[in-house]
RNA sequence: CAGGCUGGUCGGGUGAUCGCGGGUGGAUGCUCAGGCAUCCGCUCUAGGAAAGUCCGCACUCCACAGAGCAUGGCGCCGGAUAAGGUCCGGGGCGGGGCAACCUGCCGGAUCGGGCCACAGAGACAUACCGCCGGUGCAAACCGGUAAGGCUGAAAAGGUGGUGUAAGAGACCACCGGCGCGGGCCGCAAUGCCCGCGGCCAGGCAACCCCCGCCAGGAGCAAGGCCAAGCAGGAACAAGCGGCGGCUCGUCGCAUUUGAGUUCCGGGUAGGCUGCACCGAGCUGGCGCGCGAGCGGCAGCCCAGAUAGAUGAUCGCCCAGGUGGCCGGGAUCGGGGACGACGUCAGCAAUGAUGUAAACCCAAGACCGUCCACUGGACAGAAUGCGGCUUAUAGACUGGCCUGGGAA
RNA sequence: GCGCCCGUAGCUCAAUGGAUAGAGCGCCUGACUUCGAAUCAGUAGGUUGGGGGUUCGAGUCCCUCCGGGCGCG
Numbered sequence: 001c002a003g004g005c006u007g008g009u010c011g012g013g014u015g016a017u018c019g020c021g022g023g024u025g026g027a028u029g030c031u032c033a034g035g036c037a038u039c040c041g042c043u044c045u046a047g048g049a050a051a052g053u054c055c056g057c058a059c060u061c062c063a064c065a066g067a068g069c070a071u072g073g074c075g076c077c078g079g080a081u082a083a084g085g086u087c088c089g090g091g092g093c094g095g096g097g098c099a100a101c102c103u104g105c106c107g108g109a110u111c112g113g114g115c116c117a118c119a120g121a122g123a124c125a126u127a128c129c130g131c132c133g134g135u136g137c138a139a140a141c142c143g144g145u146a147a148g149g150c151u152g153a154a155a156a157g158g159u160g161g162u163g164u165a166a167g168a169g170a171c172c173a174c175c176g177g178c179g180c181g182g183g184c185c186g187c188a189a190u191g192c193c194c195g196c197g198g199c200c201a202g203g204c205a206a207c208c209c210c211c212g213c214c215a216g217g218a219g220c221a222a223g224g225c226c227a228a229g230c231a232g233g234a235a236c237a238a239g240c241g242g243c244g245g246c247u248c249g250u251c252g253c254a255u256u257u258g259a260g261u262u263c264c265g266g267g268u269a270g271g272c273u274g275c276a277c278c279g280a281g282c283u284g285g286c287g288c289g290c291g292a293g294c295g296g297c298a299g300c301c302c303a304g305a306u307a308g309a310u311g312a313u314c315g316c317c318c319a320g321g322u323g324g325c326c327g328g329g330a331u332c333g334g335g336g337a338c339g340a341c342g343u344c345a346g347c348a349a350u351g352a353u354g355u356a357a358a359c360c361c362a363a364g365a366c367c368g369u370c371c372a373c374u375g376g377a378c379a380g381a382a383u384g385c386g387g388c389u390u391a392u393a394g395a396c397u398g399g400c401c402u403g404g405g406a407a
Numbered sequence: 408g409c410g411c412c413c414g415u416a417g418c419u420c421a422a423u424g425g426a427u428a429g430a431g432c433g434c435c436u437g438a439c440u441u442c443g444a445a446u447c448a449g450u451a452g453g454u455u456g457g458g459g460g461u462u463c464g465a466g467u468c469c470c471u472c473c474g475g476g477c478g479c480g
Base pairs, nucleotide, nucleotide: 001403002402003401004400005399006398007397008396009395010394012317013316014315015314016313017312018311021044022043023042024041025040026039027038028037029036030035047378051389052388054387055386056385057384058383059219060218061217062216066248067247068246069245071215072214073213074212075211076090077089078088079087080086091106092105093104094103095102096101107210108209112208113207114204115203116202128149129148130145131144132143133142134141135140157175158174159173160172161171162170176200177199178197179196180195181194182193183192184191223273224272225271226270232264233263234262235261236260239253240252241251242250281300282299283298284297286295287294288293318376320374321373322372323371324370326368327367328366331363333361334360335359340355341354342353343352344351345350408479409478410477411476412475413474414473417432418431419430420429425463435449436448437447438446456472457471458470459469460468
C1' cells in the first nucleotide's frame, strides 16, 4: 500500500419566528377553602432500536403462594446476574476459510414402545449371487459360511497370521473405538498415562419416553380512592368464587330470608392515584477480575401525554455524493528521431540491428483550493427494567490476519 | 395488555416425515357445431408466505421473521 476479519462509539449541529405538552415563578380573575382559568418569564421534552411482544424480572391483587399429578420449558462444565431460553470464560465433536476469524451440535439409544420410504437377499434380524461339504447323470435340493459381490443415508472395526472342507474375534499380534478400575493436572466438563475386558450386531429422543432442574394464577384495563347515574323482572338453582388443567387443602360468600348462572330491561362512557420517580438510575475517574461484571468515590436529576405533546418554516455550518474551473501529479502515448551514437557485415558506398536525453504536445489514477447542485437512514415512548430478534443511509475509531514493497 | 388459529396452482380445499405435492372449478388447445353453450379429449400452471435448523429425507417437526384473522379483560 492492497484485500480481509473483528470489537467499540456516534447516528447531524446551530440561530430566528410561530406552535403543542410538562415543571416552576409572577400578575390578574373566579372560588369560603382546596384549587381552577388566562397572560407573561424561565426551564425541560424520544431511541439504539422507543418496534416485534420472543424470553426473564420488578411492582400489584388473589392465602407475603401450600401439597400431589398433569402440562410446559430448559439440558457439556464453571462463573456473572434480581432472573433468564441472556452474557462471559473453558471443554468435546464437526463444517467453512491460507489465516485473522466465522459457524453448527452437545443428559440418556442397556426401562420400554414406535419409525427407518424406494432400492436391496437382508433394516435388527437376514443366505440373492458366490465359496465349501453332501446327495444327484444333470437340473436342482439339503447343510455350513458374513472372507468377496450387490443395494442403500445406514449392513458383524482394520491389517497380518493361526485355523478350517470353506470361513468367521473362533483364536493370536498390532492399531482404532467402547466400557471398567487405578494414577496425575484441573473447582469441574475434560485431557494425559497405565492396566483389564473380545465388549465391537445400527440410527432417530427438534417421536413418545426416562433422568435432573425450573415454573401457582392473573396482569397497570394489575390495584387503590372519589364523583355521577339507575329499576327492576323471569327461569334454573346447591353449591359458587380466588383457581382459565385436575385433585386435595385453605380462605371468602351462600344453602329457600337464595350465593351463583342464563335471558330481558335500566344506568354510566368521568376524575385523582398507581405514574414520571433516589432508581437492578445516568456521567466521569479509581481499585479488583482473563472476561461477563463487582466494589467504592465524586458529580447530576434526565419526556410523561391520555386519543395521546415532543412539531413546522427559513437561514448558516458539518460529514457525504455528483459535476466543473485552476494547480500539482506517479505513469503512459506521439513528436524530438529519414537525424545521433554503439555493434555486426562490407574495400567502400551502403545495409542490418540495438539504445536514448533535454524539450514540445496530448491523456491521466489520485491529491489540494474554490464554486454549483444535491444531501443525513431505520424509526417514534404510554408502568418500569435486563436481554433476544428484526429494521438501519452513513461517519469515526481500537485490535488482528494475509499478500506485496521499502529501510 | 394477554391468549389462540391460519397461510399449499387463478379460486375452494386435500396430502401418516417417504419417491416427481394432488382433486374439483377455472385458464389454454383441439374435437363436436353454421356459431355459441353444454359435452369429450389433452396440456400448462407450485420459491407449499420468507429464512435457518433437526433428519438419509420436511408441506408436515423446531426456531425466527412477514402477512391475515378470531377471542377475552
This is a predicted complex of two RNAs, RNase P RNA and transfer RNA, with 480 nucleotides together. The coordinates come from a structure-prediction model, not an experiment, and the mean pLDDT is 78. Rfam match: Bacterial RNase P class A. Its family is annotated with ribonuclease P activity, dimeric ribonuclease P complex and tRNA processing in the Gene Ontology.